[in-house]
Context: one part of a larger RNA
RNA sequence: CCCACGACAAGACGGAAAGACCCCGUGCACCUUUACUAUAGCCUGGCGUUGGGUUUUAGGGGAAUUUGUGUAGGAUAGGUGGGAGACGGAGAAGCGGGUCCGCUAGGAUGCGUGGAGUCGUCCUUGAAAUACCACCCUGAUUGCUUUGAAAUCCUCACUGCCUGGUCGGAAGCGACCAGCAGGACCGGGCCAGGUGGGUAGUUUGACUGGGGCGGUCACCUCCUAAAGUGUAACGGAGGUGUGCGAAGGUGCCCUCAGGCUGUAUAGAAAUCAGUCGGCGAGUGCAAAGGCAGAAGGGCGCUUGACUGCGAGACCGACGGGUCGAGCAGAUGCGAAAGCAGGUCUUAGUGAUCCGGUGGUGCUGCGUGGCAGGGCCAUUGCUCAACGGAUAAAAGGUACGCCGGGGAUAACAGGCUGAUCCUGCCCGAGAGUUCCUAUCGACGGCGGGGUUUGGCACCUCGAUGUCGGCUCAUCGCAUCCUGGAGCUGAAGCAGGUUCCAAGGGUUUGGCUGUUCGCCAAUUAAAGCGGUACGCGAGCUGGGUUUAGAACGUCGUGAGACAGUUCGGUCCCUAUCUGUCGUGGG
Numbered sequence: 001c002c003c004a005c006g007a008c009a010a011g012a013c014g015g016a017a018a019g020a021c022c023c024c025g026u027g028c029a030c031c032u033u034u035a036c037u038a039u040a041g042c043c044u045g046g047c048g049u050u051g052g053g054u055u056u057u058a059g060g061g062g063a064a065u066u067u068g069u070g071u072a073g074g075a076u077a078g079g080u081g082g083g084a085g086a087c088g089g090a091g092a093a094g095c096g097g098g099u100c101c102g103c104u105a106g107g108a109u110g111c112g113u114g115g116a117g118u119c120g121u122c123c124u125u126g127a128a129a130u131a132c133c134a135c136c137c138u139g140a141u142u143g144c145u146u147u148g149a150a151a152u153c154c155u156c157a158c159u160g161c162c163u164g165g166u167c168g169g170a171a172g173c174g175a176c177c178a179g180c181a182g183g184a185c186c187g188g189g190c191c192a193g194g195u196g197g198g199u200a201g202u203u204u205g206a207c208u209g210g211g212g213c214g215g216u217c218a219c220c221u222c223c224u225a226a227a228g229u230g231u232a233a234c235g236g237a238g239g240u241g242u243g244c245g246a247a248g249g250u251g252c253c254c255u256c257a258g259g260c261u262g263u264a265u266a267g268a269a270a271u272c273a274g275u276c277g278g279c280g281a282g283u284g285c286a287a288a289g290g291c292a293g294a295a296g297g298g299c300g301c302u303u304g305a306c307u308g309c310g311a312g313a314c315c316g317a318c319g320g321g322u323c324g325a326g327c328a329g330a331u332g333c334g335a336a337a338g339c340a341g342g343u344c345u346u347a348g349u350g351a352u353c354c355g356g357u358g359g360u361g362c363u364g365c366g367u368g369g370c371a372g373g374g375c376c377a378u379u380g381c382u383c384a385a386c387g388g389a390u391a392a393a394a395g396g397u398a399c400g401c402c403g404g405g406g407a408u409a410a411c412a413g414g415c416u417g418a419u420c421c422u423g424c425c426c427g428a429g430a431g432u433u434c435c436u437a438u439c440g441a442c443g444g445c446g447g448g449g450u451u452u453g454g455c456a457c458c459u460c461g462a463u464g465u466c467g468g469c470u471c472a473u474c475g476c477a478u479c480c481u482g483g484a485g486c487u488g489a490a491g492c493a494g495g496u497u498c499c500a501a502g503g504g505u506u507u508g509g510c511u512g513u514u515c516g517c518c519a520a521u522u523a524a525a526g527c528g529g530u531a532c533g534c535g536a537g538c539u540g541g542g543u544u545u546a547g548a549a550c551g552u553c554g555u556g557a558g559a560c561a562g563u564u565c566g567g568u569c570c571c572u573a574u575c576u577g578u579c580g581u582g583g584g
Base pairs, nucleotide, nucleotide: 001584002583003582004581005580006579007578008577010576011575012574014571015570022405023404024403025402027401028400029397030396031395032394035202036201037200038199039198041195042194043193044192045191046190047189049187051154052153053152054151055150056149057148058147059146060145061144063142064141065140066139068137078136079135080134081133082132085119086118087117094113095112096111098109099108100107101106158182159181160180161179163178164177165176166175167174168173205217206216207215214234218240219239220238221237222236223235241386242284243343244342248302249301250300251299252298253297254296256280258276259275260274261273262272282291283290285348287346288345289344306329307328308327309326312323313322314321315320318387331340332339333338354380355379356378357377358376359375360374362373363372412459413457414455415454416453418452420448421447422446423445424444425443429439430438466541467539468538469537471533472530473529474528475527476526479504480503481502482499483498484497485496486495487494506520507519508518509517510516547565548564549563550562551560552559553558
C1' cells in the first nucleotide's frame, strides 16, 4: 500500500414525507357574528274556504223637523228669488207651569187658562222681514236605506270525542250513521309587512427591507434630479378637495416695506409732515417661478365669468390634459389705437352605466296621436382604496386542506460590525506632592467575530430547534500551577504588565433552564470556537399541533414571547472517516 472480517456513527447539507412553521393565491373548507344578501320557521294583517240573527257604533245617500247673535238697530237678520198681504171661534194677544236648544239676550214646541186680535209694508241696515211661499248652505235631531266595525247569540260549512251502532282491521286505526262538545273561530290555501346565523351563498383591498400592528393610497409646490424633458425609496419639507358678482372686464390715476427727524393724549408700533428707500412690501390661501415701465393700490362705467367655431402646436400608452392667433354673431370699456371667451401662473377633482329637470322642424312597433327613446343643456358619487370589480359585505381556524416560494420570515451558515468584547493614542483630572504604582473624563484609531441587530445570499420536492447526558477537539484575550518587569514592593499578602496552552480546572440545594443565587470544598473552581460541537449517539424537562382549565382580551368563533395539567423522537450503514483483527 491492497483485500477481507468485526465494530463506531462524525460527514456524504445521509434515507423517508413536492415543509404542517412563515409568506403568497382576487385557492378551498369548516366555524362565528349587531359583515352583506337570501331563505326555512315564527308573528301579524288582507282575501278566499265562510253561513244566519240581535244590539251598539262609524261613514255615505235621500226624507221630515229644526239650527244660524260683529257693529248700528224695536232684536239671536244664514243666502237667493217671488211677494202686498198672511194667520185667527177648527180659537189671536196676554197669563201659568213643562220639555228641548242657547252666545243667558232669548228662540222652538206641546198643555191649561183666556177671549178677539196678532204680524207685515213704515224708522234704523251693505243686505228686509220666519208676514207668507220656494230652492239652497252650515250644524243638529228623528226614522229609512246602504257599506263597514265591535260585542253577542245561532247552526249548516269545518273540527274534536275515554259516546253508541254497522262494516273493515292484529291494532290505541279507518269509513259511514247517530249523539255530544266546539264553531264561522280554529285549521289549511294565496298575497303582503315584520322577525329570522336555524340554514345557505359570498365578501372581508393593496403597498410593505417577511407578514401583522402603525402609516399611506387622488391632486398642487419645492428639494432629491446628475445645468433640455423625464426620473425611484415607508427619502426631506409643505399645501388642496376652495374663494370672489368683485377679488371679473375696461378707461384713467397712484407707488410700497423700512429707516431717520419733527409732532397733544400716543407708548417700539395708530394718524400727520419732511427726507432717504428699486423692491426687502403686496399678490384671497402652500410653495416655487413671476410682477414697480404692475400682475401691487385707488376711482368711473360695466358683465367678454359671452354664443357658434378654430389654422396650428405641446404633454400623455390610452382615456385625456394644455396653449392658441384668426372668422361670424351679439356686447362692455375707451376720444381712439385697442383690450375683453374670468381671476399673476401652476391645486380646488371623478370615466362609464342608471336616473332627474328644461329645451328640441329627430324617432314613434298597421295608421293618427301618446308613452318611451334620441339629441342639446344641466343635475345626483370623501365611487378619497380618488382609471371608480356590486345598488348591496365583517371576523376565526392550534381541527384545518391544496397549489406554490428559499422571489419571503423563524434555526444554522454567509456578508456587515451599529451594538458587543478587547487593545492602543491623547492626558483634563484623581493619586498629600507627582498625568502614566494604580485609575483615567472629553475625544480619537484599531483588532476580534462569542451578544443584540441589519441584509435576505445557499437551503421551504425539509439543513430537527433550548437544556441535560455521553464523547470530545481547538484558540488564548491564562482561572491554577511555572518564569519575569514595575510597584504608592519592608516582610507576609497584594496590584499591574510581560512570557507561557504541558497538565489541571470539585461536589451539592433551587430552577426545564443556559445563566444566576446559595452551601461546602479547592492550587484553581478560566473565557471562548467547533451548525449557540455532539438527537441515522441517548434524553425530551422547556419551546412548538391536536384535549382541558385559569387570568386577560373579544358580542362571538377564538386569541395571548401570560400561566397550568397531559401529550407516538423512525432508519438492518452503500460510500467517506475512525478503531480492532487477519491475509497478501

A computed fold for a 584-nucleotide part of an RNA from a microbial mat metagenome, annotated as large-subunit ribosomal RNA, domain V. The RNAcentral record of the full RNA draws on SILVA. It matches the Rfam family "Bacterial large subunit ribosomal RNA". The prediction has a mean pLDDT of 85.